[in-house]
RNA sequence: GCAGUGUUCCGGGGUCGGUGUGAUUCCGAACCGGCGGUCAGAGCCCGCGAGCCGAGCAGAUGCUCGGUUGAUCCGGUGGAAUUCCGGGGCCGACGGUGAUGGGGGCAUUCGCGCCCUAGUCCGGAUGGGAGGAACGCGAG
Numbered sequence: 001g002c003a004g005u006g007u008u009c010c011g012g013g014g015u016c017g018g019u020g021u022g023a024u025u026c027c028g029a030a031c032c033g034g035c036g037g038u039c040a041g042a043g044c045c046c047g048c049g050a051g052c053c054g055a056g057c058a059g060a061u062g063c064u065c066g067g068u069u070g071a072u073c074c075g076g077u078g079g080a081a082u083u084c085c086g087g088g089g090c091c092g093a094c095g096g097u098g099a100u101g102g103g104g105g106c107a108u109u110c111g112c113g114c115c116c117u118a119g120u121c122c123g124g125a126u127g128g129g130a131g132g133a134a135c136g137c138g139a140g
Base pairs, nucleotide, nucleotide: 002140004137005136006135007134008133009132010131015029016028017027018026030120031119032092033091034048035047036046037045043090044089051068052067053066054065055064056063057062072088073087074086075085076084094123095122096121101117102116103115104114105112106111
């Protein structure tokens, strides 16, 4: 010093204005981006975690397996970049909350008591976790 192993700690960010009786959900503009990998650095390339669904195990919490789970193009530099620079675009789980705004449905009696509509609000969550760091032991 290495495989290994123990303990401790760390481990998710983001809003204003307008309209209106009422909206951080509508309209306008803005802001945010977990973890590992990748000859060069990633929200949108590959994978993982969390979430959701199903099955099984189990004494509850839980564990295991399977499924599901969003989004990128062009140019430049360079040996190498969908990762850097410039420009344009796109995405954002589950539950809750709606308005006479937006979309849809029914109706054709011109109305409705119907449905949908939040990355930033509330909640599960002072949670969990992909992982990371420090310290120690360390046969061989």